The prediction has a mean pLDDT of 81. A computed fold for a 73-nucleotide RNA from a Clostridiales bacterium, annotated as transfer RNA. The sequence was found in a public genome assembly.
RNA sequence: GGGGAUAUGGCUCAGUUGGCAGAGCGGUACGUUCGCAACGUACAGGUCAGGGGUUCGAUCCCCCUUAUCUCCA
Numbered sequence: 001g002g003g004g005a006u007a008u009g010g011c012u013c014a015g016u017u018g019g020c021a022g023a024g025c026g027g028u029a030c031g032u033u034c035g036c037a038a039c040g041u042a043c044a045g046g047u048c049a050g051g052g053g054u055u056c057g058a059u060c061c062c063c064c065u066u067a068u069c070u071c072c073a
Stems, first nucleotide, its partner, number of pairs: 001072007010025004019056001027043006049065005
């Protein structure tokens, strides 16, 4: 220098031939308990890596950029 993969709540990861953003763990509150743990219920928490484009509508399609991993030279 060239090719490929990955980037989504605090963590680990789903997701969709373009139409409500989710799970498990974790957090907070409440209940059960003398208390803890465990369990149950509820709640909070997301600029979907960044920018631009296409579209009525983009996490998803196209372009550029950034970071990490990997292959070739």
Rfam family: tRNA. Rfam classes the family as a transfer RNA. About the family: Transfer RNA (tRNA) molecules are approximately 80 nucleotides in length.